Source information: Small-subunit ribosomal RNA, central domain from an uncultured organism, 347 nucleotides, folded computationally.
Context: one part of a larger RNA
RNA sequence: CUGGGCGUAAAGCGUGCGCAGGCGGAUUAGCAAGUCAGAGGUGAAAUCCCGGGGCUCAACCCCGGAACUGCCUUUGAAACUGCUAGUCUAGAGACCGAGAGAGGAUAGUGGAAUUCCUAGUGUAGAGGUGAAAUUCGUAGAUAUUAGGAGGAACACCAGUGGCGAAGGCGACUGUCUGGCUCGGUACUGACGCUCAGGCACGAAAGCGUGGGGAGCAAACAGGAUUAGAUACCCUGGUAGUCCACGCCGUAAACGAUGAGUGCUAGAUGUCGGGGCCUUGUGCUUCGGUGUCGCAGUUAACGCGUUAAGCACUCCGCCUGGGGAGUACGGUCGCAAGAUUAAAACUC
Numbered sequence: 001c002u003g004g005g006c007g008u009a010a011a012g013c014g015u016g017c018g019c020a021g022g023c024g025g026a027u028u029a030g031c032a033a034g035u036c037a038g039a040g041g042u043g044a045a046a047u048c049c050c051g052g053g054g055c056u057c058a059a060c061c062c063c064g065g066a067a068c069u070g071c072c073u074u075u076g077a078a079a080c081u082g083c084u085a086g087u088c089u090a091g092a093g094a095c096c097g098a099g100a101g102a103g104g105a106u107a108g109u110g111g112a113a114u115u116c117c118u119a120g121u122g123u124a125g126a127g128g129u130g131a132a133a134u135u136c137g138u139a140g141a142u143a144u145u146a147g148g149a150g151g152a153a154c155a156c157c158a159g160u161g162g163c164g165a166a167g168g169c170g171a172c173u174g175u176c177u178g179g180c181u182c183g184g185u186a187c188u189g190a191c192g193c194u195c196a197g198g199c200a201c202g203a204a205a206g207c208g209u210g211g212g213g214a215g216c217a218a219a220c221a222g223g224a225u226u227a228g229a230u231a232c233c234c235u236g237g238u239a240g241u242c243c244a245c246g247c248c249g250u251a252a253a254c255g256a257u258g259a260g261u262g263c264u265a266g267a268u269g270u271c272g273g274g275g276c277c278u279u280g281u282g283c284u285u286c287g288g289u290g291u292c293g294c295a296g297u298u299a300a301c302g303c304g305u306u307a308a309g310c311a312c313u314c315c316g317c318c319u320g321g322g323g324a325g326u327a328c329g330g331u332c333g334c335a336a337g338a339u340u341a342a343a344a345c346u347c
Stems, first nucleotide, its partner, number of pairs: 003319004007301002012315001014201004021194003025088007033081002035077008049065006091191001092188002094185006103177007110154001115149007125136002162169002206247006215241002220236004258314006266292011277280001296303002320347003329340004
């Protein structure tokens, strides 16, 4: 390479959009590029293969045949692919009417709690722990009452509930805005699927500039513990956590499961719609989200209409362990580093 694979053994890009490319619904007619058949030409010799022969054999050599799986020309076929022209509606979209939602952005508002400040009451302790101490407190703490300041997060509702492509999203109100589902239609007529490069989004931490800073808290300091204790526990505490703008581009970014389409028993819970009556713990239908389970599948575990079943299309990835997701080089980045990605050697 041909293959065989990718939930857990190596292997699905973190996610989406999408150019090129690949693949693509039903039907009619035509063309004949692919395809198939016939004929002709060519496919040097040697080599390979088969038959025969010559050196005593063999290697080697000679003769004949076959073959050279290819290319070109020509005559036909028209099922399939393709192309051209036309038609269709089951895919896709559109329109109309409803609906649910922590989807996103922005402005404002609210209450509980922590901390701090001021004032009142009040007196000797308070904190903290396995036990203590560091710490705070007679300059009046802790507790309690009233007022004020400020920042961050939104108890209950809350639910294998909802929404979003993923990351993720949770107080309330307004404004702007994306997607989805259901029902209906006399619209368009394959407009579709996937996607190398590319572009965009992308938790936390981290970086730059300027703000902000209540609580928490890397680093750091002290107190304990201990043989030691650069830890676990305690008292403090700075970056950071928050906001604006700009970077970074990584995660066990997980369902460790790429996207799309079709097909293949059901049962049960739940969320959002529709229909039917006989109004019931009802029947039925569409879309999501769970559990169990038939066939099937799997090395097993398990999966099982939300497939890891049966198929097709497209993309990504794997090929023994270590060395190593490292070195070098390239690209990106302010940096941290990210990405692409070996070899020697070794088992």